The prediction has a mean pLDDT of 86. A computed fold for a 1451-nucleotide RNA from an uncultured bacterium, annotated as small-subunit ribosomal RNA. It matches the Rfam family "Bacterial small subunit ribosomal RNA".
């Protein structure tokens, strides 16, 4: 110090969440030792017991007993015990010290001050006194009364108790005069000493008042009658409405009064870099309360925690009549809670209280006990010690990890134990801690490590279970069959007697911003102006000195902090010292700036005076042009209206059209990013009243000024109230279309309003989404009003006020903004702090209402947004393409049949492929076989294959026999090679064993390979330049091309994959070879025939060149790159074909070609075998063949190709069959034989019919292939002759030697389902104007809320299920006041009795707590029911928004 998290990516807003510190903590797992600390945050809830305040015989009077001791027979008596204990009078403390924080928002607390407005016991100084009298009493005795508790009467007695008397002042009171005014003694032999009176002053306490500062709510705005202020009393230690008569009307508030909620302040403590921000536990001051409310009394001091009265409540005891209590003191107890501890030792120290003193008391305080609750220390061992044991994990099975880690071998002994010693703390004594700390010896590695976490933030990774299950998680996310994210398990990593986990607080968060943010679009400028208050203010002088700046001095308590030094072995902790405390007082100084104060000054700011400009306001009048309505002509059938139509109008005469008249609204052109107004707003001419803003002048006022919280006032459209008025439009309504449906969008209509007056309402995306105002900072160009100069000019040129457009700086997150800023600096108001919930509820408050103003919370997301960037899409644009349409030739859709696939079916119909890219696909050949499916029958180291160990010498083949076959039994035959004979080595069976096998599963783990986009012109990279960045730039632009071909221009230079070329093949020639191929020329032969001699000329075969290159000519074009037309040429603009398939997309298609990782099977999901099945069939889809005929059938015929292909083959040729094909046989391993017949063609016949078309089924009878033709083969040959007469919506294919059309080969094969594929020729068309539409693609650009990319996103209603809050007739509580009713202690006051006077006592008044009542206020609980929000993989309806979202969208 930061990061993680919106996005395909990026900056940027912003919010959510970590890592860090802390904690009066608590809960999990574990848990060795010592020190220092802390340890009811809940119920100020109730308490059982026992302690926590006493002391004092030197104030005083009384005074046992038990026990011993004596004497006595003993009863009893003395002594002691003792002037002791108990108690009681008095004294002095019990107001300290402990505790707890419920109240309290207040002088309670800090902090600084006032007291001439005051007290102060004890303590210390000082001063003067301490004379002399009197009368009670308690305690005791006697006698009552009560259960107790305690209490009445009588008697006598004392004091430091109590009253006088005397004296007294520096004391009190009074202006004086003067009056008033006290004491107590005790102890000692004494000396003295403690005491006591009355004063004075000091120490420290106490009171009261003062500024100042410190919580929250305005959905609390008015609050006060003792209430503000005065006079005169009273009261008080003192001041005062403190409290009382009376007179006065005041006091407090927006700088927050009352009210309500919370809450003990404060020194600190915790966080932070600091400012801040949180705390108030311990520790210290201080305040407050002591079961709840009140009340006084004593005293120096209380309205009193271990005091009293009274009342509640609560608990105890009772004889029921009536007493008695207060742990918020230490311990302790139930209860409450997530949770907080011993009924512990000592007065040894510290301290306190009473005493002269001994000494008493002291749950204050010293210690000890429990608790890892915190902090700080230590320890649980150390060296050596294997290419590294054993277990475990993991493995590519070689290994590797745990791991020097153990063992083992040396050592060492802290902590702990066990023993001996043994302190300071205490100056004379006296020690709870405690036989502690500490020291020493002894044994012996011995007793001693756990916790989280390993996906990213965040250190650390495998294996195996698990399968969106079961779980995890702080955010972001993991788990759906290969989970480093669950669980285990081994390994790593972090801290460690602790480790996590929760909960809380700062910090990170600059996420409330003083230090330090912001508002064009992300949340945020009030719709607009006039203005108070408040803030800020121009130029110069003087005064002051409040702010400010200094300097000095006081105070800021001790702990705490910081820094130096010390004591505990160290550290925590702990003593010294310093410093730091940001504040406050109060004495001086300085006068810059600000403030007061007074005085001058003109530039702000205003006035005069002079002009010209405008849809500026209100009123009143007036105008023409068009709609519509009514009258009247003319005229006839349609008119209007739409995508198209229809509802409506019109034969009772519309629409058109003339005339004329009636109303009412709104002003074409001018008219302009011109003007004016503060915004909203303003538009015909014309008059009347009026505001303001500009320019010019510089006369006058002298700072009069800027902003502006509340306040007022203005304020589109719609709406609302009274009233008029009403042509057109036109919510609502009605009709018609238009749709699945149209409560819409389109049409015909059509009322409210719209339009005046008067009154309200107050909102708008009231937008420039920019508040006002004032200064300043480079430019350009238009435009509106004025002013100077200037010109021939109405031209220029300046300048000042407005209004725009472009751009520099510099600004911004980009976009953009840019003298009219969003620069750059000031004042001042307004608003904003994460999306939703919501601009909602509730309270107020305005409103006739609609509604508005103000304006939350629970709850619930982890995002929501801006701005740009690549794509991807559009029912967006632009621009090219392509058998994409069109122009055109042919099909498919319909029949029949053949295959293919769904479906169904079956014991099985084995599996794969499913848009285009699945379906004459994998399959270039399912009757056993294949064969993966079924049914039966076997087998198990197996059908094949390796190795290793046993053991055999066969196996195989042949015969027989059982079987449906596999396989079973018998039988017959019977091993090689080398050799040192010992035995190796093959090979083949068996038996064992690692292993084998799987066409099981997963193409969503996977390699290979293929399909499609697409043979589409594209993809992309270095290096630079641009951008904060994603990315852009090249690659875009202009032309061109088939083409990111190619010129040219460009911040881009280059380069790579593709394109083109190269390579096959075809079409011209040349050149070489010339058999099996050719055959002009010569010669032989033949019925003929390159049959022979021969030739190499032709063809043709195979090799090897050569041509084409936009080269060449005109045109065009930019002198370009290319186009167009020409010419030569066999062939001309890639000549034709074909192979060649960038960068990707489809989780595309294959696990069943193969190969493969993981799972599953292993007497089986492997094998082997027989038979079946893959070939079923109401049906429904693709792909093809034959056809519906005459451009054809159907007979004849010695017309012409080419590519292939034969030995288990092709087969001439001869011969039998009617034919399939049989017999018999010649060449041929191929340019030699054969297959081999090409058929379209040509002639001739039929004449338009279900036919001489068409062949389909079905019947008979055959031939061949095969081990077999049943289920299921092909073909012949006779018969038999279905449907069909050119095919609906709708669609496919093709631009030339193409389509059509005709035939031929081949691959696979035994033979065939072949009509299917792949090939080869032969006949040989049509048609393209064009690019507007459909389809699909390039390419620019544009929108966008998509980016799994339109099959996208994504709204609303309705059903469910939860949740939270509001509303409700109402019900039950709190609460704080307010009246009035009752009224207890108490204190007063009055009057009687009483008395020398009090006092007591009786009554009475005023005040008074608790109670009771009443109306209301506030909160909280809860309440049928009813709306609305919120959330919840896969429910209904329907498309609202994003794209011109299909009627643009929003307010």
């Nucleotide at each position: 110090a930061g990061a993680g998290u919106u996005u395909g990516a990026u900056c940027c807003u912003g919010g959510c969440u970590c890592a860090g510190a802390a904690u009066c903590a608590a809960c999990g797992c574990u848990g060795g030792c010592g020190g220092c600390g802390c340890g009811c945050u809940u119920a100020a809830c109730a308490c059982a017991u026992g302690c926590a305040a006493g002391u004092c015989g030197c104030a005083c009077g009384a005074g046992a007993a038990a026990g011993u001791g004596g004497a006595g027979c003993a009863a009893u008596c003395c002594a002691u015990g003792a002037g002791u204990a108990c108690a009681g009078u008095g004294g002095c403390g019990u107001a300290c010290g402990g505790g707890u924080g419920a109240g309290u928002a207040a002088c309670a607390c800090g902090u600084g001050g006032a007291u001439u407005a005051u007290c102060u016991a004890c303590c210390u100084u000082c001063u003067a006194g301490u004379g002399g009298g009197g009368a009670a009493u308690a305690c005791c005795u006697c006698c009552g009364g009560g259960a107790a508790a305690c209490u009445g009467g009588a008697g006598a007695c004392a004091a430091u108790a109590c009253c006088g008397c005397a004296u007294a002042a520096g004391c009190u009171c009074g202006u004086a005069a003067g009056a008033g005014g006290a004491a107590a003694g005790c102890a000692g032999c004494a000396a003295u000493g403690c005491g006591c009176u009355g004063g004075a002053a000091g120490a420290g306490g106490a009171g009261u008042c003062c500024g100042c500062g410190g919580c929250u709510g305005a959905u609390u705005a008015g609050c006060u009658a003792g209430u503000u202020g005065g006079c005169g009393g009273g009261g008080u230690a003192a001041u005062g409405g403190c409290c009382c008569a009376c007179c006065a009307a005041g006091g407090c508030g927006a700088a927050g009064a009352u009210c309500g909620g919370u809450a003990g302040c404060c020194g600190g403590c915790c966080u932070g870099a600091g400012a801040g921000g949180g705390c108030a536990c311990a520790c210290g001051g201080c305040c407050a309360c002591a079961c709840u409310g009140g009340c006084a009394c004593u005293g120096a001091a209380a309205c009193a925690c271990g005091g009293g009265c009274c009342a509640g409540a609560c608990u105890c005891c009772u004889a029921c009549g009536g007493g008695a209590g207060g742990c918020a003191g230490c311990a302790g107890u139930g209860g409450g809670g997530a949770a907080u501890c011993u009924u512990g030792c000592a007065c040894a120290a510290u301290g306190g209280g009473g005493g002269a003193a001994a000494c008493c008391c002291u749950g204050a305080u010293g210690c000890a006990g429990c608790g890892a609750c915190g902090c700080c220390g230590c320890g649980u061992g150390a060296g050596c010690g294997a290419u590294g044991a054993a277990g475990c994990c993991c493995u590519u099975c070689g290994g590797g990890g745990u791991g020097u880690a153990a063992a083992g071998c040396u050592c060492u002994u802290u902590c702990g134990g066990c023993a001996g010693g043994g302190a300071a703390g205490a100056u004379u004594a006296u020690g709870a801690c405690g036989g502690u700390a500490c020291c020493u010896g002894c044994a012996g590695a011995a007793g001693c490590a756990g916790c989280u976490g390993c996906g990213g933030c965040u250190a650390a990774c495998u294996a195996c279970g698990u399968g969106c299950c079961a779980g995890c998680a702080g955010c972001c996310g993991c788990g759906g069959u290969a989970a480093u994210a669950c669980g285990u398990a081994g390994g790593c990593a972090g801290c460690a007697a602790g480790c996590g986990u929760u909960g809380u607080u700062c910090g990170g968060a600059g996420u409330u911003a003083c230090u330090g943010g912001g508002c064009g679009u992300a949340a945020a400028g009030g719709g607009u102006g006039u203005g108070u208050a408040g803030g800020c203010g121009g130029u110069u002088g003087u005064u002051u000195a409040a702010g400010u700046u200094u300097g000095g001095u006081g105070u800021g308590a001790a702990a705490u902090c910081u820094c130096c030094c010390g004591g505990c072995u160290c550290a925590a902790c702990u003593g010294g010292g310093a410093g730091g405390g940001u504040g406050c007082g109060c004495c001086g100084a300085a006068u810059a700036c600000u403030g007061a104060a007074u005085g001058a000054c003109u530039c702000g700011a205003g006035u005069g005076c002079g002009g010209g400009a405008g849809a500026g306001g209100a009123g009143a009048g007036u105008g023409g042009a068009a709609u519509u309505c009514c009258u009247g002509g003319u005229g006839u059938a349609g008119c209007g209206g739409u995508g198209a139509a229809a509802u409506g109008c019109g034969u009772a005469g519309a629409u058109a059209u003339c005339a004329g008249g009636a109303g009412g609204a709104a002003c074409a052109c001018c008219g302009g990013c011109g003007g004016u107004g503060u915004a909203g707003a303003c538009g015909g001419c014309u008059c009347u009243c009026u505001g303001g803003a500009c320019c010019g002048u510089a006369a006058c006022u002298g700072a009069c000024g800027c902003u502006g919280a509340g306040a007022c006032a203005c304020g589109a459209a719609a709406g609302c109230g009274u009233g008029g008025g009403u042509a057109g439009c036109a919510a609502a309504c009605a009709g018609g279309a238009u749709u699945a449906g149209a409560u819409a969008c389109c049409c015909u209509g059509g009322u409210a309003g719209u339009c005046c007056a008067c009154g309200c309402c107050c909102u708008a995306a009231a937008c420039g989404a920019u508040g006002c105002a004032u200064a300043u900072u480079u430019g350009g160009u238009g435009u509106g009003g004025g002013c100077a100069g200037u010109u021939c000019a109405u031209u220029c040129u300046g300048u000042c006020c407005g209004u725009g457009c472009c751009g520099g700086a510099g600004c911004u997150a980009a976009c953009g903004c840019g003298u009219u800023a969003a620069a750059u600096a000031u004042g001042c108001c307004g608003c904003c702090u994460g999306g939703g919930g919501a601009g909602u509820a509730c309270a107020g408050u305005c409103g006739c209402a609609a509604g508005g103003c103000u304006g939350a919370a629970a709850c619930u997301c982890a995002a929501a947004g801006g701005a740009a960037u690549u794509g991807a899409c559009g029912g967006g644009g632009g621009c090219c393409c392509g058998c994409a349409c069109a122009a055109g030739c042919g099909g498919u859709g319909g029949a029949g049949c053949a295959u293919g696939u769904g479906g169904u079916u079956c014991a099985a119909u084995u599996c794969g492929a499913c848009g285009c890219a699945a379906c004459g696909c994998g399959a270039a050949g399912a009757a056993c076989c294949u064969u993966a499916c079924c049914u039966g029958g076997g087998u198990u180291u197996g059908a094949a294959c390796u190795g290793c160990a046993g053991u055999g010498g066969a196996a195989a083949g042949c015969c027989u026999c059982a079987g449906a076959g596999a396989u079973g039994a018998g039988g017959u035959c019977c091993c090689c090679u080398c050799u040192u004979c010992g035995g190796a080595g093959g090979u083949c069976g068996c038996u064992g064993u690692a292993g084998a096998g799987g066409u099981g599963c997963u193409g969503c783990a996977u390699g290979g390979c293929u399909g499609u986009c697409g043979u589409c012109a594209g993809c992309u990279c270095g290096u630079g330049u641009c951008g904060u960045g994603a990315g852009a730039u090249g690659u875009u632009g202009g032309g061109u091309u088939a083409a990111g071909u190619c010129c040219c221009g460009c911040a881009a230079c280059g380069a790579g994959c593709g394109c083109a070329a190269c390579c096959c093949u075809u079409g011209u020639c040349c050149a070489c070879a010339g058999u099996u191929g050719c055959u002009a020329a010569c010669g032989c032969g033949u019925a003929a025939u390159g049959g022979c001699g021969a030739g190499a000329a032709c063809u043709c075969u195979g090799u090897g060149g050569a041509g084409a290159c936009u080269g060449c000519c005109g045109g065009u074009g930019a002198c370009a790159a290319g186009c167009c037309g020409g010419a030569g040429g066999a062939a001309g603009g890639u000549g034709g074909g074909g192979a060649u398939g960038a960068c990707g997309u489809c989780a595309a298609g294959u696990c069943c070609u193969c190969a493969u990782g993981g799972c599953c099977c292993u007497u089986a999901u492997g094998u082997c075998c027989u038979g079946g099945g893959c070939u079923a069939c109401a049906c429904a889809c693709g792909u093809g063949c034959u056809a519906c005929a005459a451009u054809g059938g159907c007979g004849g015929u010695g017309a012409c190709a080419g590519c292939g292909g034969g030995a288990u083959g092709c087969c001439a040729g001869g011969u039998c069959g009617c034919a399939a094909g049989g017999c018999c046989g010649a060449g041929c391993c191929g340019a030699u034989c054969c297959c081999a017949a090409a058929a379209a063609g040509c002639c001739g016949u039929c004449u338009c019919a279900g036919u001489u078309c068409g062949g389909a089924u079905c019947g008979g009878a055959g031939u061949c292939u095969g081990c077999a033709a049943c289920c299921u083969g092909a073909c012949u040959c006779c018969g038999u002759g279905a449907a069909g007469c050119c095919g609906g919506a709708a669609u496919c294919g093709c631009u030339a030697g193409u389509a059509a059309u005709c035939g031929u080969g081949a691959a696979u094969c035994a033979g065939c389902a072949a009509c299917g594929u792949c090939a080869c020729g032969g006949u040989g068309a049509a048609u393209a104007c064009g690019u507007u539409c459909u389809c699909a693609g390039a390419u620019c650009u544009u929108g966008u809320a998509c980016u799994c990319a339109c099959c996208g996103c994504c709204c609303g209603u309705c059903a469910c299920a939860c949740c939270a809050a509001g509303a409700g007739a109402g019900u039950c509580g709190g609460u704080a006041a307010c009246a009035c009713c009752c009224a207890a202690a108490g204190c007063u006051c009055c009057a009687g009795u009483a008395u020398c006077a009090a006092a007591a006592c009786u009554g009475g008044g005023a005040u008074g707590a608790c109670g009771g009542u009443g109306g209301g206020a506030u909160u909280g609980a809860u309440g049928a029911u009813a709306a609305g929000g919120g959330u919840g993989a896969a429910g209904u309806c329907g498309u609202a928004a994003c794209a011109a979202g299909g009627u643009a969208u929003c307010c």